[in-house]
């Protein structure tokens, strides 16, 4: 320098033939239960998807540009 991939609540991640309220687990509050803790179990908050800008009634999803990791390859 080219070329591919990736980026989503605190962590991990699932959702791309575009369609209303973005999934799950683990953390975290509160409850039930225990003398108490911890395990169950309920129930509850927390993202609006790396940033721009296009296209579309309508974008995590498509398409360009950066940002940043990882990897071939020179």
């Nucleotide at each position: 320098g080219u070329c591919u991939g990736g980026g989503u609540g605190g962590u991990g991640u699932a959702g791309u033939u575009g369609g209303u309220u973005a999934u799950c687990a683990c953390a975290c509050u509160a409850g039930u239960c225990u003398c108490a803790c911890a395990c169950a179990c309920u129930a509850g908050a927390g993202g609006u998807c790396u940033u721009c800008g296009g296209u579309u009634c309508g974008g995590a999803u498509c398409c360009g540009g950066g940002c940043u990791c990882a990897g071939a390859c020179a």
Description
The RNA shown here (transfer RNA) has 74 nucleotides and comes from Momordica charantia. The RNAcentral record of the sequence draws on Rfam.